[in-house]
Context: one part of a larger RNA
RNA sequence: UGACGGGGGCCCGCACAAGCGGUGGAACACGUGGUUUAAUUCGAUGCUACGCGAGAAACCUUACCAGGGUUUGACAUGCUGGAAGUAAUCGCCUGAAAGGGUGGGUGACCUGUAAUCAAUCAGGAACCAGUGCAGGUGCUGCAUGGCUGUCGUCAGCUCGUGCCGUGAGGUGUUCCCUUAAGUGGGAGAACGAGCGCAACCCUCGCCUUUAGUUGCCACCCUUUCGCUUGUCGAAAGGAGCACUCUAAAGGGACUGCCCGCGUUAAGUGGGAGGAAGGUGGGGAUGACGUCAAGUCCGCAUGGCCCUUAUGUCCUGGGCUACACACGUGUUACAAUGCCUGUUACAAAGGGAGGCUAAGCCGCGAGGUGGAGCAAAUCCCUAAAAAGCAGGCUCAGUUCGGAUUGCAGGCUGCAAUUCGCCUGCAUGAAGCUGGAAUCGCUAGUAAUGGCGCAUCAUAACGGCGCCGUGAAUACGUUCCCGGGCCUUGUACA
Numbered sequence: 001u002g003a004c005g006g007g008g009g010c011c012c013g014c015a016c017a018a019g020c021g022g023u024g025g026a027a028c029a030c031g032u033g034g035u036u037u038a039a040u041u042c043g044a045u046g047c048u049a050c051g052c053g054a055g056a057a058a059c060c061u062u063a064c065c066a067g068g069g070u071u072u073g074a075c076a077u078g079c080u081g082g083a084a085g086u087a088a089u090c091g092c093c094u095g096a097a098a099g100g101g102u103g104g105g106u107g108a109c110c111u112g113u114a115a116u117c118a119a120u121c122a123g124g125a126a127c128c129a130g131u132g133c134a135g136g137u138g139c140u141g142c143a144u145g146g147c148u149g150u151c152g153u154c155a156g157c158u159c160g161u162g163c164c165g166u167g168a169g170g171u172g173u174u175c176c177c178u179u180a181a182g183u184g185g186g187a188g189a190a191c192g193a194g195c196g197c198a199a200c201c202c203u204c205g206c207c208u209u210u211a212g213u214u215g216c217c218a219c220c221c222u223u224u225c226g227c228u229u230g231u232c233g234a235a236a237g238g239a240g241c242a243c244u245c246u247a248a249a250g251g252g253a254c255u256g257c258c259c260g261c262g263u264u265a266a267g268u269g270g271g272a273g274g275a276a277g278g279u280g281g282g283g284a285u286g287a288c289g290u291c292a293a294g295u296c297c298g299c300a301u302g303g304c305c306c307u308u309a310u311g312u313c314c315u316g317g318g319c320u321a322c323a324c325a326c327g328u329g330u331u332a333c334a335a336u337g338c339c340u341g342u343u344a345c346a347a348a349g350g351g352a353g354g355c356u357a358a359g360c361c362g363c364g365a366g367g368u369g370g371a372g373c374a375a376a377u378c379c380c381u382a383a384a385a386a387g388c389a390g391g392c393u394c395a396g397u398u399c400g401g402a403u404u405g406c407a408g409g410c411u412g413c414a415a416u417u418c419g420c421c422u423g424c425a426u427g428a429a430g431c432u433g434g435a436a437u438c439g440c441u442a443g444u445a446a447u448g449g450c451g452c453a454u455c456a457u458a459a460c461g462g463c464g465c466c467g468u469g470a471a472u473a474c475g476u477u478c479c480c481g482g483g484c485c486u487u488g489u490a491c492a
Stems, first nucleotide, its partner, number of pairs: 001492002003489003007486007015476002019440005026331008034322002042053002064317007073133001077132006088106002090103005109124004135306002138304003144300002146295003149291001151289001156195006162171003174187004201283004206251007215241002220238007227230001254277001257271005333433001337392006349380003354373002359368003399430001404425007446468007
């Protein structure tokens, strides 16, 4: 100087407390461990691995296993040589395919020789043989780059000069007040500065201006229809850009104003006005460093290793196994519920090898059909919970839906291992979950649906969107993590 302390002081954080909802019990889904296996490819392992890499394992992917092939190679480039009825193309045999063998017809590109004429000549491309080499998801993340996680969006980490100290080093960065903040004010052997903080960026909330189609429809006009004939309602067209909206530019919030407290300061408590008030909400943004943290299987790369194989091609299998254990989720155990009918109100996205309307067929999955739309125009698109009406009456039930049987649909070369969906039947566990443990402070939790990426098909996961919409916070003694000062130390 650090680190540590079941030392001290001050302060903060969904850290505790106060609340709400879960997990831990059940079934299923996914991941992991273990076990099994020819293989169950590899990595990730306290917090910071375990719905993680994977934003899609039937083939492919695929790296694993078995078997069958191949050896200048699936791919790149240099050199040498060869080769015209050649390369290519079309068949035949063998084979699971890859591959191997074989035959026939047609029959090749660019430049030049060449002012005209080339399948044949020369060179190049493509082909064959050979040789340098290719190739490796083989090893080492403890040789590395790059990227990432974590402490932590915590308020810290340093430098120049000066001063102090023999020196390591200290000072500045400490103290008082204050802040979300090393934020600011004051004091002070320090004076300044840098990386962080904040602001500048995006988005939501208010207003103005500009613009008016594909968006809007208030006023006005026209037409048609309806009945309860009205100064009525509905639809279409015109006219219009008021309004909504869209999307660009601006304004707006600064403790600016008032009162109290404070050192006359920084600031803080209250108030006014305001759409918004003291960082307005959210996002992006992650200092010096820590963990030899993670990744050589994204990519790059040193070294080592393989080179008729650890490369490469193919068929089939495996990654989907199953006495068990853990993690993350989904669905429930019901009446604030379930079922049936009926009636409203979104946002954000996507669409051409695409989204697919109306109509028709089917109980349904779906089929048929083909209008429109490169989309503020058309389609996906029904929002659901909520509301209204009816049924169920506390039961393993009209709760719950696992499992299984049968019959179908879709995608795809192909659903047996191993897909998704529908109908009928079946109807398991489960009556609120031990010790323990997690999330959340407001448009949040909880709850309801919708969309997208991946994608031929295939989410209970992921990423977004909107609807409904709470409770509680006395407080900082305690648990956990962190910041500053101080103290002790046989630690570095």

Record summary: Predicted 3D model of a 492-nucleotide part of an RNA (small-subunit ribosomal RNA, 3' major domain) from a Candidatus Omnitrophota bacterium. Its mean pLDDT, the model's own confidence on a scale to 100, is 82.